[in-house]
The part of an RNA shown here (small-subunit ribosomal RNA, central domain) has 525 nucleotides and comes from eukaryotic picoplankton environmental sample.
Context: one part of a larger RNA
RNA sequence: UUGCAGUUAAAAAGCUCGUAGUUGAACUUUGGGUCUGGCUGGGUGGUCUUCCUUCGGGAAUGUACUGCCAGGUCGGAUCUUUCCUUCUGGCGAACUAUUGUGCUAUUCAUUUAGUGCGAUAGGGAACCAGGACUUUUACUUUGAAAAAAUUAGAGUGUUUAAAGCAAGCCUACGCUUGAAUACAUUAGCAUGGAAUAAUAAAAUAGGACUUUGGUUUUAUUUUGUUGGUUUUCAAGACCGAAGCAAUGAUUAAUAGGGUCAGUUGGGGGCAUACGUAUUGCAUCGUCAGAGGUGAAAUUCUUGGAUUGAUGCAAGACGAACAUCUGCGAAAGCAUUUGCCAAGGAUGUUUUCAUUAAUCAAGAACGAAAGUUAGGGGAUCGAAGACGAUUAGAUGCCGUCGUAGUCUUAACCAUAAACUAUGCCGACUAGGGAUCGGACAAUGUUCAAUUAUGACUUGUUCGGCACCUUAUGAGAAAUCAAAGUUUUUAGGUUCUGGGGGGAGUAUGGUCGCAAGGCUGAAACUU
Numbered sequence: 001u002u003g004c005a006g007u008u009a010a011a012a013a014g015c016u017c018g019u020a021g022u023u024g025a026a027c028u029u030u031g032g033g034u035c036u037g038g039c040u041g042g043g044u045g046g047u048c049u050u051c052c053u054u055c056g057g058g059a060a061u062g063u064a065c066u067g068c069c070a071g072g073u074c075g076g077a078u079c080u081u082u083c084c085u086u087c088u089g090g091c092g093a094a095c096u097a098u099u100g101u102g103c104u105a106u107u108c109a110u111u112u113a114g115u116g117c118g119a120u121a122g123g124g125a126a127c128c129a130g131g132a133c134u135u136u137u138a139c140u141u142u143g144a145a146a147a148a149a150u151u152a153g154a155g156u157g158u159u160u161a162a163a164g165c166a167a168g169c170c171u172a173c174g175c176u177u178g179a180a181u182a183c184a185u186u187a188g189c190a191u192g193g194a195a196u197a198a199u200a201a202a203a204u205a206g207g208a209c210u211u212u213g214g215u216u217u218u219a220u221u222u223u224g225u226u227g228g229u230u231u232u233c234a235a236g237a238c239c240g241a242a243g244c245a246a247u248g249a250u251u252a253a254u255a256g257g258g259u260c261a262g263u264u265g266g267g268g269g270c271a272u273a274c275g276u277a278u279u280g281c282a283u284c285g286u287c288a289g290a291g292g293u294g295a296a297a298u299u300c301u302u303g304g305a306u307u308g309a310u311g312c313a314a315g316a317c318g319a320a321c322a323u324c325u326g327c328g329a330a331a332g333c334a335u336u337u338g339c340c341a342a343g344g345a346u347g348u349u350u351u352c353a354u355u356a357a358u359c360a361a362g363a364a365c366g367a368a369a370g371u372u373a374g375g376g377g378a379u380c381g382a383a384g385a386c387g388a389u390u391a392g393a394u395g396c397c398g399u400c401g402u403a404g405u406c407u408u409a410a411c412c413a414u415a416a417a418c419u420a421u422g423c424c425g426a427c428u429a430g431g432g433a434u435c436g437g438a439c440a441a442u443g444u445u446c447a448a449u450u451a452u453g454a455c456u457u458g459u460u461c462g463g464c465a466c467c468u469u470a471u472g473a474g475a476a477a478u479c480a481a482a483g484u485u486u487u488u489a490g491g492u493u494c495u496g497g498g499g500g501g502a503g504u505a506u507g508g509u510c511g512c513a514a515g516g517c518u519g520a521a522a523c524u525u
Stems, first nucleotide, its partner, number of pairs: 004496003007477002012493001014365001016363002021358003025251002031080010042069006048062001049060004085132006095122011136198003139193002142190002151182002155165002167176003209243007217235002255355001256352003260347002263344002268340004273335001274318002278314008289300002326333002370411006380404001384400004422492003426484002429468003434463008443455003472479002498525003507518004
C1' cells in the first nucleotide's frame, strides 16, 4: 500500500493562477486457408490373454499392440499486399535429379518396386568464423547465481518429545545407505514473449530502395622477378543524375485551445448627470413648550426652541421596483449617460491537433476592523462625559461626543472568508417553474403590406435553486449527492488521529505597528 476519515463528532488552504511532481482519449496484424508435431480424454473396430458356447458368437480383463472418427490443449512451418537482420567464406546435413554397384521380391527381359554403399550436379539457418548494420526501455517467463544457521519439509524409535544428523544389516571379518528438497522479493547476468505503458522515426525530405556518373582516400591479389607510373577491380567518404513505390502528414475525443456571429449580465475601471432624506445656515410665519422614555431626567427654549414655508450649502447614501432572480475566482456588485478593456453561455458541415487534469515552491486578488500620509468631515458612532435603571452598572435605555465611518496613495492578509461540503471526469430518477442562448409551430397581437419586435406553446444546450421519492447512502439530522464503499483501486491536491495545556512557549520568517504564517513539550485528565 491492499484498507481509515474530513456537512454537523478531529479534519477541505478565503479564492484563483502556477513550476517541479503525479496522472493522462482512441487508432497501426486482426481474421482466415493449407500442412505438420507433442500431450490428452472420449467413441468405435481388429489382434493378443482368460472364460462360456447351441461353434453363429458372447462376456470379462489391460501401464499390452494397433486402425478409424470427431474433439480438447500446447506449439511449428507456409500462403493470404505480410523480413525472419544482412553479406562474405567454411561445413555441404536433409531432400531432388542423373549415374555406378550389391541384396530381396518380381518380370520373357537390368523390366519394375524396395533397400544398402559410393560418384556428380542442384540445394543453406543444423553451426563455425569474419565484416557491415541495428530505436531504446519498463513489464513478464525460464535459467544460472544468490553463505550457513533459522523457517517449511523428506528420511531416521534421541525410550517419547524438544532435539540431533544420524543410522541400518550380518556369520560382528565387514557391507550398505544418508546428511534430500522448497522458499530466498531490490539490483545485476543470460533467455523466451511482445499484450500493456512510455520512447524514436519521412514534412524546407539531408527519407528508403535500385542503377549510374564524377571528386577523393586506401592498396590486397594478378600480369616471370625487382622498382616506378597508369588503368581495371575491391573497400571508405563526399557531391550529383535517373529510375522505382499505393512514395511519405492516423482520427478529429458529447477532451482542450483559437477564430467568427447575434446576444447576455445590479461583473470591472474612468468620467458624467440625477434623486430624496439628514444636518447646518439664511429669510419669512406661528407660538410655549420641545426632546426623549417603560416612566423619567440630562438637553434645547420669549435672545422664539419644536413646528410650517422658501432658498442655499455640505458630505454620505441610492428607498419602493428587489426576487429561494442575475453577474463575478472569491471577497463582492443595484440611480442616468458616455468611453475603455474583459467574461460566460449559445450557435457553427470554421480552425489547431493532445495542446489536457490536479498541483509542493512561487504569485495575483482578498469583507470589516486596524496602521501611515493627505483630503473630507453631513450622518452614525468604539473611547470618554453626563442622565436614568440597579443592591451595585465600569452595561442594556437616553443626551452629547473623539478616533473612525467617505475618498486618494500605500500597508495589513484575517472572519461562522459557511454550502461549516476541494477540483476535474463518468454513471445512477421522476417533476414543474425560472434565468441566458439556439431551433421550431397553418400559433396570437399592433398594421400601411413585408419583416423585425412582444406574447403563447414545444424541443434542446448551459445556469441559480426547488418539489416528490429512495431496492442507494448515513450514527442520525438528512443527502440526486453526503449515491455508484468489506461486491472496498477513475485522476489529483490539502487536512485530521481523545480532552486540556495551546494556536501558548521557543526558534525562524513577514509586518511601521497591531499582529500574521510556521509551531512544540513538560504536566494533567
Source information:
Model confidence (mean pLDDT): 81 of 100. It matches the Rfam family "Eukaryotic small subunit ribosomal RNA". RNAcentral holds the full RNA, with entries from ENA and SILVA.